[in-house]
Record summary
RNAcentral holds the sequence, with entries from Rfam. The RNA shown here (transfer RNA) has 62 nucleotides and comes from Chinchilla lanigera. Model confidence (mean pLDDT): 81 of 100. It matches the Rfam family "tRNA".
């Protein structure tokens, strides 16, 4: 260090962000590139503190 397919944000409070990919769909004679929609997460596991833990504590896996 471990958060979405991939890189990465993020903060003890409402239903967790963004960027690339990806589905649609506009646009093209097509294609790519733009635009514009949408979908995608048990926030590594368990256990504890708290009115609430993705956040603190401890244990464990990698």
């Nucleotide at each position: 260090u471990a958060u979405a397919g991939c890189u990465u944000a993020g903060u003890g409070g409402c239903a967790a962000a963004a960027g690339c990919a990806u589905u649609u769909g506009c646009c093209u004679g097509g294609c790519a590139a733009g635009c514009a929609c949408a979908a995608g997460a048990u926030c590594c596991u368990g256990a504890g503190u708290u009115c609430a833990a993705u956040u603190c504590c401890c244990a464990g896996u990698a």